The RNA shown here (transfer RNA) has 73 nucleotides and comes from a Pseudomonadota bacterium. The coordinates come from a structure-prediction model, not an experiment, and the mean pLDDT is 80. It was read from a public genome assembly. Its Rfam family is "tRNA". The family's RNA type in Rfam is transfer RNA. Taxonomically the source falls in Pseudomonadota (Bacteria, Pseudomonadati).

[in-house]
RNA sequence: GGGUGUAUAGCUCCAAUGGUAGAGCGAGUGAUUCCAAAUCACUAGGUUGGGGGUUCGAAUCCCUCUGCACCCG
Repeated sequence: GGGUGUAUAGCUCCAAUGGUAGAGCGAGUGAUUCCAAAUCACUAGGUUGGGGGUUCGAAUCCCUCUGCACCCG
C1' cells in the first nucleotide's frame, strides 16, 4: 500500500425478511437468615463507535471516518 472481519448495557453476547433494543453475569432494593453466603422477587442501566445518505420507518441497507483483529504484498 491492497483486502477481509468486527464495534450493541459495567462485562460476555442475542436481535428472521428494516417495524417500540433483549438475555446471562455484575450492580441496587426487598424477602429469607442471629449475621452472611446461597436462593427467590423486583429495579436501574443503551444518542446500537463518530458523521452523512436511502426509507413512512435503520442496530440492520449505502457512503465516509475512527479503533481493534486477521490475510496478501